[in-house]
RNA sequence: UUGAUUCUUUGGGGCGGGGUGAGAUUCCCCACCGGCAGUAAAAGUCUGCGAGCCUUUUGGCAGGAUAGCGGUGAAAUUCCGCAACCGACGGUAUAGUCCGGAUGAGAAGAGAGUCGA
Repeated sequence: UUGAUUCUUUGGGGCGGGGUGAGAUUCCCCACCGGCAGUAAAAGUCUGCGAGCCUUUUGGCAGGAUAGCGGUGAAAUUCCGCAACCGACGGUAUAGUCCGGAUGAGAAGAGAGUCGA
C1' cells in the first nucleotide's frame, strides 16, 4: 500500500416579510434549502446509490427537475455570470421548509483491532 473480517463512531438543510381569509409557516407575491459515491475540474437537475412502500431480503414497486444561454480552460451539463426548473408518505385550508412514523433506518465517511498478500 492492498484484500478479508470485527468493533467504535459520524452520517440532511430550509418560512423571514407582505397579501387574502373565520381559519393558511400549506393558497398568492417576495424569500430560503440542497444526502452519498462517481465523473479529465468542485453537480439538487449527468451516471449510480440512499431516503418511501411491499417483501420470498444479492429481490420487487413507486418517485423529480436545464443535453438552458454566455464566459474561462487542455479538460466543467460540475467552476463564474444570467435565466429556468424540482422536491416521498400520513396529518392539517392545498406543505421541499410545520407536526408525525423517526431517540428509527440509511447510501457512505472516519478511526481502531485481527488475519492474509

The RNA shown here (FMN riboswitch aptamer (RFN element)) has 117 nucleotides.
The model forms 97% of the base pairs in the Rfam consensus.
The sequence was found by an Rfam model in a public genome assembly.